[in-house]
RNA sequence: GAAGGUAUAGCUCAGUUGGUUAGAGCGCUUGCUUGACAUGCAAGAGGUCGAUGGUUCAAGUCCAUUUAUCUUCACCA
Numbered sequence: 001g002a003a004g005g006u007a008u009a010g011c012u013c014a015g016u017u018g019g020u021u022a023g024a025g026c027g028c029u030u031g032c033u034u035g036a037c038a039u040g041c042a043a044g045a046g047g048u049c050g051a052u053g054g055u056u057c058a059a060g061u062c063c064a065u066u067u068a069u070c071u072u073c074a075c076c077a
Stems, first nucleotide, its partner, number of pairs: 001073007010026004019057001028044005050066005
C1' cells in the first nucleotide's frame, strides 16, 4: 500500500426484510427476607449504537468518507 472482518450499557453479547419506548446475562444502587452473611424476591440507575455526512416518511440496520483494532496479501530491510 491492497482486500476483508469487528465496533451497541461498566464487562460479555443479541438486535429478523429498514418500521416506532434500543434489549438480555453478569455487575452496580435501593428495598424486602436473615440474629448476621450468602441465596432468593422486587424496584431502579446506566446508551445520543466508534465519528462525520448522505439516502428515506422512518436508519443500530442502507451508502460514502474517516478512526481504532484483528486477519490475509504485497513492498522494504
Transfer RNA from Candidatus Coproplasma sp., 77 nucleotides, folded computationally. The RNAcentral record of the sequence draws on ENA. The source organism's lineage runs through Bacteria, Bacillati, Bacillota, Clostridia and Candidatus Coproplasma. The prediction has a mean pLDDT of 80. It matches the Rfam family "tRNA".